[in-house]
Context: one part of a larger RNA
RNA sequence: UGAUGGGGGUCCGCACAAGCAGUGGAGCAUGUGGUUUAAUUUGAUGCAACGCGAAGAACCUUACCAGGGCUUGACAUGCUGCGAAUCCCCUUGAAAGAUGGGGGUGCCUUCGGGAACACAGACACAAGUGGUGCAUGGUUGUCGUCAGCUCAAGCCGUAAGGUGUUGGGUUAAGUCCUGCAAUGAGCGCAACCCCCGUGUUUAGUUGCCACUACCAAGUUUGGAACCCUAGACAAGCUGCCAGUGAUAAGCCGAAGGAAGGUGGGGAUGACGUCAAGUUAGCAUGCCCCUUACGCCCUGGGUGACACACAUGCUACAAUUGCCGAAAGAGAGAGUCGCGACCCCGCGAGGGCAAGCAAACCUCAAAAACUUGAUCUCACUUUGGAUUGCAGGCUGCAACUUGCCUCCAUGAAAUCGGAAUCGCUAGUAAUCGCCGAUCAACCACACAGCGGUGAAUCCGUUCCCGAGCCUUGUACA
Numbered sequence: 001u002g003a004u005g006g007g008g009g010u011c012c013g014c015a016c017a018a019g020c021a022g023u024g025g026a027g028c029a030u031g032u033g034g035u036u037u038a039a040u041u042u043g044a045u046g047c048a049a050c051g052c053g054a055a056g057a058a059c060c061u062u063a064c065c066a067g068g069g070c071u072u073g074a075c076a077u078g079c080u081g082c083g084a085a086u087c088c089c090c091u092u093g094a095a096a097g098a099u100g101g102g103g104g105u106g107c108c109u110u111c112g113g114g115a116a117c118a119c120a121g122a123c124a125c126a127a128g129u130g131g132u133g134c135a136u137g138g139u140u141g142u143c144g145u146c147a148g149c150u151c152a153a154g155c156c157g158u159a160a161g162g163u164g165u166u167g168g169g170u171u172a173a174g175u176c177c178u179g180c181a182a183u184g185a186g187c188g189c190a191a192c193c194c195c196c197g198u199g200u201u202u203a204g205u206u207g208c209c210a211c212u213a214c215c216a217a218g219u220u221u222g223g224a225a226c227c228c229u230a231g232a233c234a235a236g237c238u239g240c241c242a243g244u245g246a247u248a249a250g251c252c253g254a255a256g257g258a259a260g261g262u263g264g265g266g267a268u269g270a271c272g273u274c275a276a277g278u279u280a281g282c283a284u285g286c287c288c289c290u291u292a293c294g295c296c297c298u299g300g301g302u303g304a305c306a307c308a309c310a311u312g313c314u315a316c317a318a319u320u321g322c323c324g325a326a327a328g329a330g331a332g333a334g335u336c337g338c339g340a341c342c343c344c345g346c347g348a349g350g351g352c353a354a355g356c357a358a359a360c361c362u363c364a365a366a367a368a369c370u371u372g373a374u375c376u377c378a379c380u381u382u383g384g385a386u387u388g389c390a391g392g393c394u395g396c397a398a399c400u401u402g403c404c405u406c407c408a409u410g411a412a413a414u415c416g417g418a419a420u421c422g423c424u425a426g427u428a429a430u431c432g433c434c435g436a437u438c439a440a441c442c443a444c445a446c447a448g449c450g451g452u453g454a455a456u457c458c459g460u461u462c463c464c465g466a467g468c469c470u471u472g473u474a475c476a
Stems, first nucleotide, its partner, number of pairs: 001476002003473003007470004012465002015460002019423002022420002026314008034305002042053002064300007073125001077124002079121003083117001087102003091098002107114002128288001130287003136283002138278003141274001143272001148187005154163003167178003193266004198234007208223002213220001237260001241253001243251002303442001316416001321374001323372003332363003337356002342351003382413001387408002390405004429452005435446001
């Protein structure tokens, strides 16, 4: 100087407490361990692995296994020979591939040849998702959006080092004020950036409709007020007032205001820590393989199943279930696409087909909610697993192993032990909608969007994790 203490002081955080809703019990989905297997490819393993890499494993993907094949190779550059290339057909085969036949004879040219492409041959080489993340770059997680981490010259100390950065206040903050052998500065904090909340102005189609006409309908004429869209600007700074404080920084209260003390969110992650993760995104050193640890193909596997864990979904019902009627979102996506209306089908869906590269058309029905009936405490009109039949869709192909629909079937489950998670406001809870990936989809996931909309916070003794000061230490 650090590290550490079941030392002290001080301070903070959904850390506890106060509340709300859960997990742990059930069924199912997904991930992991284990076991099994020809293979169940692989990485990730306390917090910070386990709905994670994977924003989509039937083939492909695919790295694994079995079998069938290839060896200058699926791919790159260089040499030689030959043929334009593309294309079509037969035989064989599971395919990859192999055999045979046909057709074609193009482009440039100095007529020698050349370019592109294909085949054959010899070698240099290619190839490797083989190893090492403890050889690395890059990148990511984490402590932690915690308030810290340092430097210059100066001063102090023999030196390690200290001082500054400590003290008194204050703050979300090493934020600011003040004092001081300190004076300044840098990386962080804050602000500058984006979204939301208010207004003005500009603009007025595809959006809007107060007035006017027409009316089933903003449909048309008309309008630029309103709404909205999206550019520019304004607005909040403790600015003003009272109190308090050290005449400070600030704190507390009031006014005005759409908004008040960081207005609410997001992006933004200091010096460093964990030899943290990633050699399977990519790049890369070294090592290893070279008729194979490379490459092609078919089929299988990654989907197995006494079990254990993790994350979710659906429930166990009456603030409910089922049936009918009726209302009002936001944000997105669409030409290899979204697909209306109409017709057929109980339905998934099918047929015909308008419109739309979209403020125009379509996906699109929002659902909880409201209202009118019905059921009456029952494993039931709760719950929907499982199973049987019949169908639909995507796709060469749904057996292993897809999703969806109809009918039938109707399991466990009556609120969950020890333990444990999330959340402080438009939050939790609850309700639906959209998107990426994508032929389809195992999505109950992930990333967004809005609708309805709470309870509680006395407080900091305790649990957990941090910051600062101080102190002990046989630790470095």
Small-subunit ribosomal RNA, 3' major domain from Adiantum nelumboides, 476 nucleotides, folded computationally.
Taxonomically the source falls in Adiantum (Eukaryota, Tracheophyta, Euphyllophyta, Pteridaceae).
Its mean pLDDT, the model's own confidence on a scale to 100, is 84.
Rfam family: Bacterial small subunit ribosomal RNA.